[in-house]
């Protein structure tokens, strides 16, 4: 220092649901709980995934303007991450406890 977690012992996270708080959502936090988890610790770098406020496009409609366009509302569709997931897989970084 590298492997490995079949075995002790201290102990540690906490998944589905609830509840409340947040956010546009996805999702966060906090309380309850406990499927699991030897990195279920950090951390969006790369796949991959969730979401679309905002912002393009496209059709619709209605509404202004001397007009076959032009502006403008309103719901729809379709596309987008700058929002998100580390308990999806890689790759980074740290780390108990026991073997070897």
């Nucleotide at each position: 220092a590298u492997c490995u977690g079949a075995u002790a012992a201290g102990g540690g996270c906490a998944a589905a649901c609830c509840c409340a708080c947040u956010g546009a959502a996805a999702g966060g936090u906090g309380g309850g709980g406990g499927c699991g988890c030897a990195a279920a610790a950090c951390a969006a770098c790369c796949g991959g995934u969730c979401u679309a406020a905002g912002g393009a496009a496209c059709a619709u409609u209605c509404c202004g303007u001397u007009u076959u366009g032009c502006g403008g509302g309103a719901g729809g569709u379709u596309c987008u991450a700058u929002g998100g997931c580390a308990g999806c897989g890689g790759a980074g970084u740290u780390g108990c406890c026991a073997g070897a």
This is a predicted structure of a 100-nucleotide RNA (c-di-GMP-I riboswitch aptamer) from a Rhodocyclaceae bacterium.
The coordinates come from a structure-prediction model, not an experiment, and the mean pLDDT is 86.
The organism belongs to Rhodocyclaceae, within Bacteria.
It was read from a public genome assembly, where an Rfam model found it.